Small-subunit ribosomal RNA from an uncultured bacterium, 1520 nucleotides, folded computationally.
RNAcentral holds the sequence, with entries from ENA.
The coordinates come from a structure-prediction model, not an experiment, and the mean pLDDT is 84.
[in-house]
RNA sequence: AGAGUUUGAUCAUGGCUCAGAAUCAACGCUGGCGGCGUGCCUAACACAUGCAAGUCGAACGCGAAAGUGGAGCAAUCCAUGAGUAGAGUGGCAAACGGGUGAGUAACACGUGGGUGACCUGCCUUCGAGUGGGGGAUAACGUCCCGAAAGGGACGCUAAUACCGCAUAAUAUACCGCCUUUUAAGAGGGGGAUAUCAAAGCUGGGGACCGCAAGGCCUAGCGCUUGAAGAGGGGCCCGCGCCCGAUUAGCUAGUUGGUGGGGUAAUGGCUCACCAAGGCGACGAUCGGUAGCCGGCCUGAGAGGGCGGACGGCCACACUGGGACUGAGACACGGCCCAGACUCCUACGGGAGGCAGCAGUGGGGAAUUGUUCGCAAUGGGCGCAAGCCUGACGACGCAACGCCGCGUGGAGGAUGAAGAUCUUCGGGUCGUAAACUCCUUUCGAUCGAGACGAAUGGCCCUUGGGCUAAUCACCAGGGGAAUGACGGUACCGAGAGAAGAAGCCCCGGCUAACUCCGUGCCAGCAGCCGCGGUAAUACGGGGGGGGCAAGCGUUAAUCGGAAUUACUGGGCGUAAAGCGUGCGUAGACGGUUCUGUAAGUCGGAUGUGAAAUCCCCGGGCUCAACCUGGGAAUUGCAUUCGAAACUGCAAAGCUAGGGUACGGUAGAGGGAAGCGGAAUUUCCGGUGUAGCGGUGAAAUGCGUAGAUAUCGGAAGGAACAUCAGUGGCGAAAGCGACUUCCUGGACCAGAACUGACGAUCAGGCACGAAAGCGUGGGGAGCAAACAGGAUUAGAUACCCUGGUAGUCCACGCCAUAAACGAUGACAACUAGACGUUGGGAACAAUUGGUUUCCAGUGUCGCAGCUAACGCAUUAAGUAUUCCGCCUGGGAAGUGCGGCCGCAAGGUUGAAACUCAAAGGAAUUGACGGGGGCCCGCACAAGCGGUGGAGCAUGUGGUUUAAUUCGACGCAACGCGAAGAACCUUACCCAGGCUGGACAUGCAGGUAGUAGAAGGGUGAAAGCCCAACGAGGUAGCAAUACCAUCCUGCUCAGGUGCUGCAUGGCUGUCGUCAGCUCGUGCCGUGAGGUGUUGGGUCAAGUCCCGCAACGAGCGCAACCCCUGUCUUCAGUUACCAACGGGUCAUGCCGGGAACUCUGGAGAGACUGCCCAGGAAAACGGGGAGGAAGGUGGGGAUGACGUCAAGUCAGCAUGGCCUUUAUGCCUGGGGCUACACACGUGCUACAAUGGCCGGUACAAAGGGCUGCAAACCCGUAAGGGGAAGCGAAUCUCAAAAAACCGGCCUCAGUUCAGAUCGAGGUCUGCAACUCGACCUCGUGAAGGCGGAAUCGCUAGUAAUCCCGGAUCAGCACGCCGGGGUGAAUACGUUCCCGGGCCUUGUACACACCGCCCGUCACACCACGAAAGUUUGUUGUACCUGAAGUCGUUGGCGCCAACCGCAAGGAGGCAGACGCCCACGGUAUGACCGAUGAUUGGGGUGAAGUCGUAACAAGGUAACCGUA
Repeated sequence: AGAGUUUGAUCAUGGCUCAGAAUCAACGCUGGCGGCGUGCCUAACACAUGCAAGUCGAACGCGAAAGUGGAGCAAUCCAUGAGUAGAGUGGCAAACGGGUGAGUAACACGUGGGUGACCUGCCUUCGAGUGGGGGAUAACGUCCCGAAAGGGACGCUAAUACCGCAUAAUAUACCGCCUUUUAAGAGGGGGAUAUCAAAGCUGGGGACCGCAAGGCCUAGCGCUUGAAGAGGGGCCCGCGCCCGAUUAGCUAGUUGGUGGGGUAAUGGCUCACCAAGGCGACGAUCGGUAGCCGGCCUGAGAGGGCGGACGGCCACACUGGGACUGAGACACGGCCCAGACUCCUACGGGAGGCAGCAGUGGGGAAUUGUUCGCAAUGGGCGCAAGCCUGACGACGCAACGCCGCGUGGAGGAUGAAGAUCUUCGGGUCGUAAACUCCUUUCGAUCGAGACGAAUGGCCCUUGGGCUAAUCACCAGGGGAAUGACGGUACCGAGAGAAGAAGCCCCGGCUAACUCCGUGCCAGCAGCCGCGGUAAUACGGGGGGGGCAAGCGUUAAUCGGAAUUACUGGGCGUAAAGCGUGCGUAGACGGUUCUGUAAGUCGGAUGUGAAAUCCCCGGGCUCAACCUGGGAAUUGCAUUCGAAACUGCAAAGCUAGGGUACGGUAGAGGGAAGCGGAAUUUCCGGUGUAGCGGUGAAAUGCGUAGAUAUCGGAAGGAACAUCAGUGGCGAAAGCGACUUCCUGGACCAGAACUGACGAUCAGGCACGAAAGCGUGGGGAGCAAACAGGAUUAGAUACCCUGGUAGUCCACGCCAUAAACGAUGACAACUAGACGUUGGGAACAAUUGGUUUCCAGUGUCGCAGCUAACGCAUUAAGUAUUCCGCCUGGGAAGUGCGGCCGCAAGGUUGAAACUCAAAGGAAUUGACGGGGGCCCGCACAAGCGGUGGAGCAUGUGGUUUAAUUCGACGCAACGCGAAGAACCUUACCCAGGCUGGACAUGCAGGUAGUAGAAGGGUGAAAGCCCAACGAGGUAGCAAUACCAUCCUGCUCAGGUGCUGCAUGGCUGUCGUCAGCUCGUGCCGUGAGGUGUUGGGUCAAGUCCCGCAACGAGCGCAACCCCUGUCUUCAGUUACCAACGGGUCAUGCCGGGAACUCUGGAGAGACUGCCCAGGAAAACGGGGAGGAAGGUGGGGAUGACGUCAAGUCAGCAUGGCCUUUAUGCCUGGGGCUACACACGUGCUACAAUGGCCGGUACAAAGGGCUGCAAACCCGUAAGGGGAAGCGAAUCUCAAAAAACCGGCCUCAGUUCAGAUCGAGGUCUGCAACUCGACCUCGUGAAGGCGGAAUCGCUAGUAAUCCCGGAUCAGCACGCCGGGGUGAAUACGUUCCCGGGCCUUGUACACACCGCCCGUCACACCACGAAAGUUUGUUGUACCUGAAGUCGUUGGCGCCAACCGCAAGGAGGCAGACGCCCACGGUAUGACCGAUGAUUGGGGUGAAGUCGUAACAAGGUAACCGUA
């Protein structure tokens, strides 16, 4: 620091996701040790049990028992225990410490101040005092009630308990004065009067007094009163402090005043009266959520999240209310009341409060011991000893976190065994192990063994002050005792590698790869996505990577995220500028000077607790951890200073703004009037059969006279030409003409004003069309509606009609793709060319040139932009103000509010769901887009197919099997250049099992291998068997080889996968394309080149050009053919010469010709003409056998179709192994209701038949071709010459031509089918061959829709040959013979090429995609209602309690009084307030609800085809 994911690819936008850190965690797997921390986040749920706050005898009065000893016969008594235990009175503490976070949005908290408005026990310092009396009461005793808890009556008693009295001021109250101050309840001083105190205890002691206790003295501890301090607290204030406006108004003690009351104290805190205020858009009120902070986590920071442990503050203590005591509480382990709950009960009544420490139940994913000790630290009480202390110190449990250590080290290659992979060679685990040597941390065992503990007290002692003196006290020295942890830390010893490794991951992000299994199953997954038979993604194994006593997962936080943007984002098209203006608050604001000092800047001071973080040190062996010092704490406050900028105050200025005067243009607005053209209707005339309408029609109108045409009339609406990226207006919008009223703008001069300005949340106004209300109007047009068409349908598009509406007046509505998709104002920043309005200058009399201002356009530089584009009319540069955005869908929907007559508008969510949605541009592909061009593509022609019969292939069906493959073009006379057996892969049956076939090893191999023959059998096979072996070396034995047998390694498979493959092939397409290097352009995909102008069959060539070159294709080079030359002539040829024959190159010979087959020539737009651009090139011409690639062939670019082929072959993987292999017989591939493709033969006279007569080319031939001749009607047979072939032969070419017959008919056409008889091949023609002869003589009379081939030696037609092959050809591949017609042309169909355009397509139009309906699931809304909770208002009730009244007919010790009585008090009663509760009526948040509504998601459901191309009616927005 980034990465993955939208696309075919790209850039940008934008969301989602990941890598990091971190946690009070939990879960899964695993687990050796130690240190330091942490440990109910949920039910502030309920709690058994124990403990957590007591202490003081130096405040006071009581006061046991057990036990022991003694006495007594015993009961019992005495002593001791012991003034002990114990309770009680009294004092202090219990308001601290400890827990929790429910409540609280608040002066609760934080920070800084104020208190001139206050309090403060214990503690410290200072002053004064502590005199003298009194009456009670608990404990206790006796009695009584009660189950208990408890209570009552009578009686006794003490105090540092209680109450008077005395004394008392610098206290309190009252009244003046002075000082400070804004202010007195401050300070100082004065006055008279009044008021308020107290308690003793302990130690020591010389004199004196006393019987004694003691007095007394003294010291200490107390007590009282005052002043001050420290620490603590109360109250007040400034600032800071979460979300919601779908909460906008709230408030009656409310706001203020006066006066009472109350409090420690200010204050409506409370009350009476008076006034009517107070708060709020700078967010009151209401609702939701929440303890706050230091800090913690994260982050570069700014921020964001959190507030567990530790520390500060607050709040709470079962829930609610209340007060008492006290210095302090409205009190966690106090009280009273109410409520809920639990427990006890004798049913009468009582008791309780773990959010203290442990612990239990419950809840929950989840959080520990009912431990030890007060040894340390701290706290309470006490003079002290000491007691108490679940605070605390320790230990225990938990890998919950952080930190540290270990699980060994060195050597060790036959690279062991094993596992795994394998290309079978080997590789890997792997120096890993074994083995050898060494070490011993930690653990276990044994031994030794701390620090924490001495500041207090005790003992001894030195000094000091006090005292009459001693003691006590203060400061110091020495000594003894005291440890929960704990026999722990630490140390030592011996033994021995001994006891100690797992978890996650390995497709990309992201480090790490293979095998097997599985087969869209099982499963994985953070995102993208894996899995449908070769899964590095699932599961297992091996291997590897990461971390490590842990590792992963989940949850939640920050980061990455500049994805809420202060630092640090945006708004033309991605989400985003309000439809427009006026304008309030607000925030912003020209220029000069002066002042001020709020902002701003600087200095100082105070504060910013400690801990934490950071730096430098120190202590635990290190670290975590602990600790000393420093820095920091960005803040707040006070004070001193500065005065540039902002603010404020005052005074000016004129450049912004405004006003007046003079001109100008204009569909600016409103009202009234008025004009012509046209449509329609009506009246009249002329006139006759149609009109109208459409792609074509029909509905409709018309003989009752339409349409057409002429004249007249009526009525409504809109204003042609002018008319223009012209004008005006804020926008919406505004168009004949005239008049009236009226707003704004511009130009020119410069007079006046003097910042008066710009923007604008709310607010107000305007606001197209549609729509609504009332009343008019209504010609044309025209939703709805009706009819006619179209169509599969057609609730549409088209046509004929037609009502609202469109028009007017008034009133609503308030929305539009209200768009420049671009808020307003002002400033600055190259230009060029138009145009509107006005002005100026120059020139000039008709029209010119230059220039300024204001508008409105096009192009364009810099700059900006993701790109497109914008570019002085900015989307540039910088400023001010407003509005708006934050992924897509759900949704501009629901609910709520406001507005509206309604329609609806405005404001405006969530659940749920997806990993995208969207922008610009690129390359393709596509278009019922465009342009250019080509092709037997159409057209023009010729001949076919589709109809018939047959042949052949396919589908289908059938079958035991009808083997398999091929399926639009590009499967279907295709693989198959030839299925009777074989082939053959299929079926049935019979057999074989290391095999029909290959390799290697081992063993065997003489009556062995082989084998005539025989048996059985359908054959294969099985059984028997005469006969009967070989080669090499060696003398031989023997060895080896061959053959065969057996065993092992293995064979075999036309079994599957062509979507695992190689190779080969088809196709687009012989179409003209496809690319590269360098350069250039672009952020990039990519473009350029290759586009453009011409031209060509061609990316062929020329020209131009940011391109210049190059490659694969095109063309050429190759073959055949057409002309000529040359060479060579046998088997071909025969002109001349010779010979010969009935005849024939038959012979001699020839080398001319034909021909054969080698080598060459030839054609190149080379020449001429005009055209074209002086080009390429095209047209014409000459010459030539051939002319513009002469004709044909071979040749097939980058690629496409997962095209075809595992059955040609090869091959990975899978499957099979007495069978899916092999052999054999028979059958099948030849089936047959049908359908299709490809062909053959025909339907006839351009023909058929008969007879005669010609002319080829290219091929084949020894398992062969076969002549002559003979036989047969023929197929054929016999026969055999010749020929391995330019020699012989197949071999007859046929159409053609000549002659004859047939005469338009199912025929002398056609030949299917069937019968009979034959021939040939072959082991064998039944299923199932071909051919021949005779007989039979079907359909068929030129073929519907549709469709195929062909542009010249072509189509058509006619024969010939070959491959395969024993035989079988209408197929296929070749050959020649005869030999046409037509092409105007490129509109249309099909295919293709180039350019361009649109695109929502990229699996690329066989694309994409919308809505209803049906089904399933999910969340949400509405709903008669039902219901929980919160809360408002009004009223009722009124526990406990404070306060007040009363204090009488109740009661009472202290004071007064002789007494009666009084003062005073208590109880009671009453009153105010008030908790719980109740009644009524509202509001709000939920829960639920028959039914209902839309939404989302879901595998291939149904119906249509709306959108994307001109998407086939351009699309879209608003409205009905």